[in-house]
Molecule: Bacterial RNase P class A
Organism: Acidimicrobiales bacterium
RNA sequence: UGAGUCGGCCAGGUAACCGCAGCAGAGCUUGCUUUGUUGAGGAAGGUCGGGGCUCCACAGGACAGGAUGCUGGCUAACAGCCAGUCGGGGUGACCCGCAGGAAAGUGCCACAGAGAACAGACCGCCGAUGGCUCGGCCCCAGGUUCGCUUGGGAAAACGAGCACAGGUAAGGGUGAAACGGUGCGGUAAGAGCGCACCAGCAGCCAAGGCAACUUGGCUGGCUAGGCAAACCCCAUCCGGAGCAAGGCCAAAGAGGGAGAGAGCGGUCCGUUCGUUGACACUCCCGGGUAGGCCGCAAAGAUGGAUGGUUGCCCAACCGGAUACCCGCAAGGGUCCGGCAGACAGAACCCCGCCUAUUGCCGACUCGCCAU
Numbered sequence: 001u002g003a004g005u006c007g008g009c010c011a012g013g014u015a016a017c018c019g020c021a022g023c024a025g026a027g028c029u030u031g032c033u034u035u036g037u038u039g040a041g042g043a044a045g046g047u048c049g050g051g052g053c054u055c056c057a058c059a060g061g062a063c064a065g066g067a068u069g070c071u072g073g074c075u076a077a078c079a080g081c082c083a084g085u086c087g088g089g090g091u092g093a094c095c096c097g098c099a100g101g102a103a104a105g106u107g108c109c110a111c112a113g114a115g116a117a118c119a120g121a122c123c124g125c126c127g128a129u130g131g132c133u134c135g136g137c138c139c140c141a142g143g144u145u146c147g148c149u150u151g152g153g154a155a156a157a158c159g160a161g162c163a164c165a166g167g168u169a170a171g172g173g174u175g176a177a178a179c180g181g182u183g184c185g186g187u188a189a190g191a192g193c194g195c196a197c198c199a200g201c202a203g204c205c206a207a208g209g210c211a212a213c214u215u216g217g218c219u220g221g222c223u224a225g226g227c228a229a230a231c232c233c234c235a236u237c238c239g240g241a242g243c244a245a246g247g248c249c250a251a252a253g254a255g256g257g258a259g260a261g262a263g264c265g266g267u268c269c270g271u272u273c274g275u276u277g278a279c280a281c282u283c284c285c286g287g288g289u290a291g292g293c294c295g296c297a298a299a300g301a302u303g304g305a306u307g308g309u310u311g312c313c314c315a316a317c318c319g320g321a322u323a324c325c326c327g328c329a330a331g332g333g334u335c336c337g338g339c340a341g342a343c344a345g346a347a348c349c350c351c352g353c354c355u356a357u358u359g360c361c362g363a364c365u366c367g368c369c370a371u
Stems, first nucleotide, its partner, number of pairs: 001367009012313007020039009041343001045354002048352005053242004065238005070084005085099001086097004100233002105231002107227003122172002124168003129165002131162005138153006180198006199223001201220008246294004255285005261279001262276005314341001317338005324333003
């Protein structure tokens, strides 16, 4: 000096003026004035995960459904945080993880390819064994110059050929993936078929660790593909709705009841009995609408106050000046001018996560240059 990694802090200050909301006091004209005091965030945002609080539901158990998923700890709780393990990425500081089980079961694995899961024979290799052909061997008959030869048959052994059956997963080829790797032996050719070493897996043992796990040893069969963000299995946990929750008070109108009145009807002198939508009065009752209060806060609501203007100052940044200071120099100090202050506005409260965003500080890593 360039590029990066991690952690932390701040969220402009101040003065004047003008405003807003809550609470308290005073005044009066009773809804206004005035005084005092208080008044956003690190994310108040997204409403993603938890808890408090409220109401509803609820014997107990099981099923269904959902969530979580390495280990230990923290927490009221969580999918959060801290530390570690394992795996992956980066030269590195460091970062990321949708991190239980695929040797319980089912399912899937595009295209290409012969074959995609207790696989597969397309090319290639072989063709041991069987088959076919020829030779050879053997038998019979004929011929013979006695060496053999012609025809027919037989087919046990022998030789050569074919590549029909068949064998073969070494080699080629396809694919993200082809059923351990290398070497020696072995074989007709091959193959964990055998052996040595290596890798991997399972079991057991030892050491370290609370644990996840790590390291080492022995034994084993020789080898086990991937996907569970497919079903599934295993372990743990799980009622629902939400402050428009919910609680209290409670007009008007309608409804119910009682009383006496009035009308009508019966008895009938009166008294008394019965009755009444659209007669009227008085009192009472229930649920509860409008509305109010609480829930509700050391900001706080009625659709939402917490702000605005101007002056000065401000680290850093940008541009310029070089009288002075430092420096070999680049440059720095100093001076002048400019710029800039983002994201965003609580609505029951709290703990987290995620996202948006201004500026600064510290530690560390890698590269380049100079000494």